Transfer RNA from Candidatus Paceibacter sp., 72 nucleotides, folded computationally.

[in-house]
RNA sequence: GCCAGCAUAGCUCAAUGGUAGAGCGGCUCCUUCGUAAGGAGUAGGUUGCGGGUUCGAAUCCCGCUGCUGGCU
Numbered sequence: 001g002c003c004a005g006c007a008u009a010g011c012u013c014a015a016u017g018g019u020a021g022a023g024c025g026g027c028u029c030c031u032u033c034g035u036a037a038g039g040a041g042u043a044g045g046u047u048g049c050g051g052g053u054u055c056g057a058a059u060c061c062c063g064c065u066g067c068u069g070g071c072u
Stems, first nucleotide, its partner, number of pairs: 001071007010024004018055001026042005048064005
């Protein structure tokens, strides 16, 4: 230099154009003499950034940034 993949909650990851979710973690409550475990509930997101397409975009298209892999 060229090609490909990835970027979504604190972490690991779903969501193939129509309300952004799960597990773990956090917080509150129940249970206990107390803790752990267990149970119930709850908070947490400009979906990396900027544009475009569309009635509607995490999703499709373009550019940028970062990371990973391959080729030379």
Its Rfam family is "tRNA". By type it is a transfer RNA. Taxonomically the source falls in Candidatus Paceibacter (Bacteria, Bacillati, Minisyncoccota, Minisyncoccia). The sequence was found in a public genome assembly.